[in-house]
Source information: This is a predicted structure of a 71-nucleotide RNA (transfer RNA) from Enhygromyxa sp. Its mean pLDDT, the model's own confidence on a scale to 100, is 85. Rfam family: tRNA. From the family's description: Transfer RNA (tRNA) molecules are approximately 80 nucleotides in length. It is annotated as a transfer RNA.
RNA sequence: GGGGCAUUGGCUCAAGGGAAGAGCGUUCGGUUCCGAACCGAAGAGUGGAGGUUCGAGUCCUCCAUGCCCUA
Repeated sequence: GGGGCAUUGGCUCAAGGGAAGAGCGUUCGGUUCCGAACCGAAGAGUGGAGGUUCGAGUCCUCCAUGCCCUA
């Protein structure tokens, strides 16, 4: 230099064009003599910029970061 994959809550991952979810963690409450465990609730997210579309996490282009292959 060329090619491929990944990027979504704090972490690990879903969502295959039509209202963005789960587990763990965090906070609050319940329970307890106090904790742990358990139960209930809450907060928290699509890497950036354009484009396509009535509608984009999803499709297209460019960029950024990481990993892999190749010269």